[in-house]
Molecule: TPP riboswitch aptamer (THI element)
Organism: Ferroacidibacillus organovorans
RNA sequence: GUAAGGCGCUAGGGGUGCCAAUGGCUGAGAGGCGAAAUCAACGUUUUGCCAACCCUUCAGAACUCGAUCUGGGUCAUACCAGCGGGAGGAAGUGCCGUAUACCGGAG
Numbered sequence: 001g002u003a004a005g006g007c008g009c010u011a012g013g014g015g016u017g018c019c020a021a022u023g024g025c026u027g028a029g030a031g032g033c034g035a036a037a038u039c040a041a042c043g044u045u046u047u048g049c050c051a052a053c054c055c056u057u058c059a060g061a062a063c064u065c066g067a068u069c070u071g072g073g074u075c076a077u078a079c080c081a082g083c084g085g086g087a088g089g090a091a092g093u094g095c096c097g098u099a100u101a102c103c104g105g106a107g
Base pairs, nucleotide, nucleotide: 001102002101005096006095007094008093009092010091011056012055013054014053017025018024019023031050032049033048034047035046036045037044038043063088064087065086069082070081071080072079
């Protein structure tokens, strides 16, 4: 001086779908309060803040794209599998620890 792994601090990244709808399904997470655009209205889209949760380096599977994708299944939805380790994707630090070890250096 030392990898995996664990805990923390600071900073950053991310999504919020489906339905038979006071509830139910998947999931770590599908929450709350607003704003704008559009609409006759319902609604749809975009977006801000807060909360919870997940992820943070090059094998990073948090998440996005491909994708109005392919197969299966479902009332329906990545619900399951494929695509696929394919293209992108956000980091610094402290402690513990493997370690009576290993590597390197000096006497």